This is a predicted structure of a 502-nucleotide part of an RNA (small-subunit ribosomal RNA, 5' domain) from a Pseudobdellovibrionaceae bacterium. The coordinates come from a structure-prediction model, not an experiment, and the mean pLDDT is 83.

[in-house]
Context: one part of a larger RNA
RNA sequence: GAACAAACGCUGGCGGCGUGCCUAAUACAUGCAAGUCGAACGAGGAAAGCUUUCGGGUGAGUACUAGUGGCGCACGGGUGAGUAACGCGUGGGUAAUGUGCCAUAGAGUGGGGGAUAACCAGUCGAAAGACUGGCUAAUACCGCAUAAGACCACAAGAUCUGAGGAUCAAGGGGUUAAAGGUUUUUCGCUCUAUGAUCAGCCCGCGUGAGAUUAGCUAGUUGGUGAGGUAAUGGCUCACCAAGGCAACGAUCUCUAGAUGGUCUGAGAGGAUGAUCAUCCACACUGGAACUGAGACACGGUCCAGACUCCUACGGGAGGCAGCAGUAGGGAAUAUUGCACAAUGGAGGAAACUCUGAUGCAGCGACGCCGCGUGAGUGAUGAAGGCCUUCGGGUUGUAAAGCUCUGUCGUACGGGAAUAAUACAGUGAAUGUACCGUGCAAGAAAGGAUCGGCUAACUUCGUGCCAGCAGCCGCGGUAAGACGAGGGAUCCAAGCGUUGUUC
Numbered sequence: 001g002a003a004c005a006a007a008c009g010c011u012g013g014c015g016g017c018g019u020g021c022c023u024a025a026u027a028c029a030u031g032c033a034a035g036u037c038g039a040a041c042g043a044g045g046a047a048a049g050c051u052u053u054c055g056g057g058u059g060a061g062u063a064c065u066a067g068u069g070g071c072g073c074a075c076g077g078g079u080g081a082g083u084a085a086c087g088c089g090u091g092g093g094u095a096a097u098g099u100g101c102c103a104u105a106g107a108g109u110g111g112g113g114g115a116u117a118a119c120c121a122g123u124c125g126a127a128a129g130a131c132u133g134g135c136u137a138a139u140a141c142c143g144c145a146u147a148a149g150a151c152c153a154c155a156a157g158a159u160c161u162g163a164g165g166a167u168c169a170a171g172g173g174g175u176u177a178a179a180g181g182u183u184u185u186u187c188g189c190u191c192u193a194u195g196a197u198c199a200g201c202c203c204g205c206g207u208g209a210g211a212u213u214a215g216c217u218a219g220u221u222g223g224u225g226a227g228g229u230a231a232u233g234g235c236u237c238a239c240c241a242a243g244g245c246a247a248c249g250a251u252c253u254c255u256a257g258a259u260g261g262u263c264u265g266a267g268a269g270g271a272u273g274a275u276c277a278u279c280c281a282c283a284c285u286g287g288a289a290c291u292g293a294g295a296c297a298c299g300g301u302c303c304a305g306a307c308u309c310c311u312a313c314g315g316g317a318g319g320c321a322g323c324a325g326u327a328g329g330g331a332a333u334a335u336u337g338c339a340c341a342a343u344g345g346a347g348g349a350a351a352c353u354c355u356g357a358u359g360c361a362g363c364g365a366c367g368c369c370g371c372g373u374g375a376g377u378g379a380u381g382a383a384g385g386c387c388u389u390c391g392g393g394u395u396g397u398a399a400a401g402c403u404c405u406g407u408c409g410u411a412c413g414g415g416a417a418u419a420a421u422a423c424a425g426u427g428a429a430u431g432u433a434c435c436g437u438g439c440a441a442g443a444a445a446g447g448a449u450c451g452g453c454u455a456a457c458u459u460c461g462u463g464c465c466a467g468c469a470g471c472c473g474c475g476g477u478a479a480g481a482c483g484a485g486g487g488a489u490c491c492a493a494g495c496g497u498u499g500u501u502c
Stems, first nucleotide, its partner, number of pairs: 001502004006498005013371006019364002021329001026327003030324003035071003040068002043065002049058003078282003087207008097199002102195008110144001112142002119134006149176004154171001157168004180187002208254003215245003220242008257279004261272004284305005307318004335361001337360003343357001344355004374404004384395004409439006418429001446491005451472003457486005467474002
């Protein structure tokens, strides 16, 4: 000098764009953050309105819905505790693999069965909830048929060969599917192939510190066989062999999410990893699996533990490192806001519903950028202040005065874009931005410094005191260094101090 997710002191007019728990991965009151589909299914079932002979009819078995069922809940959002690792980065491999929804192509969608929730009846319990009996439906569940294809073992034959075998393969044999809904054309379902997307696994290279850590290792290293997985593999197991790693740093200890990037620097490099983007890991702590295309699952299940809450003491409930918010910690970090209008996501044929993702608004000079606090004129160089050699000098065109302007402010009036298209409708922000008119210089300047480094000087007070200080150093009676006044210098809605990095 530059930078900052900064904090503190003094000060503070406006706007735009950003940004805001770096500490306790501490504990959490309350609300919301993942639902949706009645065009899969049985069951239940309105109202307004219209009409009426006042009984009713219609609206309407419509809207709506607890349950069964489907899809989603593995995305999106948060955090950085762990991890020095194929975790990440980069380049490859997968002939060792999977892939719901989506796209393309092909082949099908025949005919049956038994249950079960809801519901009804009853029982237990303080509650959470549980149990017994009975009835019923399906795109829920289970046989049968069909088998283009797929899979399994066999295999004429062909190609290659290191003559062990490997690859391709006619053929016959065995196994294996399905679900309907709505209406008048569609949405589905099953199988197969290809693609796309996403993911799993493996490898080369790169990716902190310490040798005041020198030896480490028994599933350890390899083989055979088996199990397991979507898949390779000591991944697991049995048996066999005795290996494997290490001064090119094994092992151990400490620290740490990684990267694109960011800051600095002429560069090389050094430091760093907030916001944004990609990947990883985690979800009170530890462990486990279930479901599923995908999880060993933040707002799912089970077990154990700590903590909190309810209890009729028998037993139960919970998990903000989602958005707000609270307590605590701390130098320190915001609203228990509005809207699904846009973008995107889930479900749905759609209408639509949900969406603290997101879009916006609020708070904070926390940062960057822009604008303003007036412009012109005005000498008797007014008054006042300060200094003075008492002549004057300086504050100073500064003020007053006069003439203007209207950024900003304020009042009134008008008023968007963002909304997409056959047409219509749809805006949270918002009566905002912006435009016009009126009024009005009116409401808007401070901070630090002035001995040298380092731009800027005098008077008074104090008297090694009070104090200053980044370094050198000032202060003990004439202090340009302390405190105050005047003046000056540098920045400016900021200015200084502290911290950290280069």

Its Rfam family is "Bacterial small subunit ribosomal RNA". NCBI's taxonomy places the organism under Bacteria, Pseudomonadati, Bdellovibrionota, Bdellovibrionales, Pseudobdellovibrionaceae.